A computed fold for a 72-nucleotide RNA from an uncultured Clostridia bacterium, annotated as transfer RNA. The sequence was found in a public genome assembly. Its mean pLDDT, the model's own confidence on a scale to 100, is 81. Its Rfam family is "tRNA". By type it is a transfer RNA.
RNA sequence: GCUGGCGUGGCUCAAUGGUAGAGCAGCUGACUUGUAAUCAGCAGGUUGAAGGUUCGAUUCCUUUCGCCAGCU
Numbered sequence: 001g002c003u004g005g006c007g008u009g010g011c012u013c014a015a016u017g018g019u020a021g022a023g024c025a026g027c028u029g030a031c032u033u034g035u036a037a038u039c040a041g042c043a044g045g046u047u048g049a050a051g052g053u054u055c056g057a058u059u060c061c062u063u064u065c066g067c068c069a070g071c072u
Base pairs, nucleotide, nucleotide: 001071002070003069004068005067006066007065010024011023012022013021018055026042027041028040029039030038048064049063050062051061052060
């Protein structure tokens, strides 16, 4: 230099054009003499960034940033 993959709550991951979800972690409450476990609820995301297509984009296209791998 070229090619490919990945980037989504604090962490690990879903969602292949139609309201962004789950588990763990966090907070509150119930239960308990107390803790743990269990149960119920709550909060937390500008989907790496910018632009484009579309009625509508995490998803499709372009550029760009970071990480990883391969080729040279």